[in-house]
Context: one part of a larger RNA
Molecule: small-subunit ribosomal RNA, central domain
Organism: uncultured Actinomycetes bacterium
RNA sequence: UUGGGCGUAAAGAGCACGCAGGCGGUUUGGCAAGUCGGAUGUGAAAACCCGAAGCUCAACUUCGGGCCUGCAUCCGAAACUGCCCGACUAGAGGUAGGUAGGGGAGAUCGGAAUUCCUGGUGUAGCGGUGAAAUGCGCAGAUAUCAGGAGGAACACCGGUGGCGAAGGCGGAUCUCUGGGCCUUACCUGACGCUCAGGUGCGAAAGCUAGGGGAGCGAACAGGAUUAGAUACCCUGGUAGUCCUAGCCGUAAACGUUGGGUGCUAGGUGUGGGCGGUCAUCAACCCCGUCCGUGCCGAAGCUAACGCAUUAAGCACCCCGCCUGGGGAGUACGGCCGCAAGGCUAAAACUC
Numbered sequence: 001u002u003g004g005g006c007g008u009a010a011a012g013a014g015c016a017c018g019c020a021g022g023c024g025g026u027u028u029g030g031c032a033a034g035u036c037g038g039a040u041g042u043g044a045a046a047a048c049c050c051g052a053a054g055c056u057c058a059a060c061u062u063c064g065g066g067c068c069u070g071c072a073u074c075c076g077a078a079a080c081u082g083c084c085c086g087a088c089u090a091g092a093g094g095u096a097g098g099u100a101g102g103g104g105a106g107a108u109c110g111g112a113a114u115u116c117c118u119g120g121u122g123u124a125g126c127g128g129u130g131a132a133a134u135g136c137g138c139a140g141a142u143a144u145c146a147g148g149a150g151g152a153a154c155a156c157c158g159g160u161g162g163c164g165a166a167g168g169c170g171g172a173u174c175u176c177u178g179g180g181c182c183u184u185a186c187c188u189g190a191c192g193c194u195c196a197g198g199u200g201c202g203a204a205a206g207c208u209a210g211g212g213g214a215g216c217g218a219a220c221a222g223g224a225u226u227a228g229a230u231a232c233c234c235u236g237g238u239a240g241u242c243c244u245a246g247c248c249g250u251a252a253a254c255g256u257u258g259g260g261u262g263c264u265a266g267g268u269g270u271g272g273g274c275g276g277u278c279a280u281c282a283a284c285c286c287c288g289u290c291c292g293u294g295c296c297g298a299a300g301c302u303a304a305c306g307c308a309u310u311a312a313g314c315a316c317c318c319c320g321c322c323u324g325g326g327g328a329g330u331a332c333g334g335c336c337g338c339a340a341g342g343c344u345a346a347a348a349c350u351c
Stems, first nucleotide, its partner, number of pairs: 003323004007305002012319001014201004021194003025088003029084003033081002035077008048066007091191001092188003096183004103177007110154001115149007125136002162169002206247006215241002220236004258318006266296011300307002324351003333344004
């Protein structure tokens, strides 16, 4: 609970696409469903309201009027919504010309480093810590040189820099491929916005099958520490981390801020374009403009913190969500999943 809200108090779905639905630019004409006016009929009585009357008053009763907010039919209006025919270009999309990018997929290649193997040099230690020990080493380790194997990740550039709807994306080259921005104003002519259900994408961990396995490393083992030490520290180390195919569908999936459109002072960085000025050519500088990304701030907003043209300001449209704490994101049921579990989602009781 016809209310007020959702950055931090409860509350924006992890993200996108999109059917139904809701909402929708400028304009001529028409229709008259919504809308507005009038008329007629109906809207029982009682009740209720107003004015009278009757019981000595009142309650009560009676009479008259109103009300009965409605419905139907007819006549009329045409601003707004709707519907129909037509027109337009400021929304949206396309053409043409440019342009930046770790956007995505596949293939190939590269160097540094760690580890391991082989060989050379070489000898007694190495390693590790707060200090040690476990561990490794005379069967020759550590160190150093050469060669080889293999896996994973890409130093510097690197930047409140870039790209992507989000998750996320970083060595190089090639192939395939998505989106954006700018300029032009040539074309279409409202083709738009949002979106319950639905569908797809979705870090890490985890699961299934098959590969792979250098380093790291849950579990586990040992050494320390300690009163204890199922930890923090150390030595090892299995799953896993990697690849292919398929599941899972969660997160502090965060800007803790849903999407769209318009409007509302500025200042200062930076990324991408375009135009101008300057410059003998040219990179810059400077001026203007469009798109992105930061910082600082006016009005305004806010409980405050803070936000402030990238709004949390001023408005409109659509969706999602909240309604005291615990019980509980649990039980039950349903749906999904191989499982782990996920989604939906209470109540008793209690403060």